RNA sequence: CUCAACUGCUCGGGGCGCAACAAAAGUUGCUGAGAAGGACCCGUAGAACCUGAUCCGGCUCGCACCGGCGGAGGGAAUGCAGACAGUCGAUCUU
Numbered sequence: 001c002u003c004a005a006c007u008g009c010u011c012g013g014g015g016c017g018c019a020a021c022a023a024a025a026g027u028u029g030c031u032g033a034g035a036a037g038g039a040c041c042c043g044u045a046g047a048a049c050c051u052g053a054u055c056c057g058g059c060u061c062g063c064a065c066c067g068g069c070g071g072a073g074g075g076a077a078u079g080c081a082g083a084c085a086g087u088c089g090a091u092c093u094u
Stems, first nucleotide, its partner, number of pairs: 001086002006082004010077001011043004016037001017030005049074003055068004
């Protein structure tokens, strides 16, 4: 000097479905990181998330899941600090 991945801080982006019961509030269960938690995920090397989409095929009670659409169109910090690593230089020793 540089430093993707890692850690912390600040700032910002995002989603919250399905089933059963219930008049409703809600309760229980399922998947998931997360189903409104002071939590979780993601920030351009961006599949976090949104659009197409009340999409298409398989599967499921249904969501979920698998494949397609599709690396299609959008999408929030190329932040600061630390650690690690690398490169260069100076000095000392052999």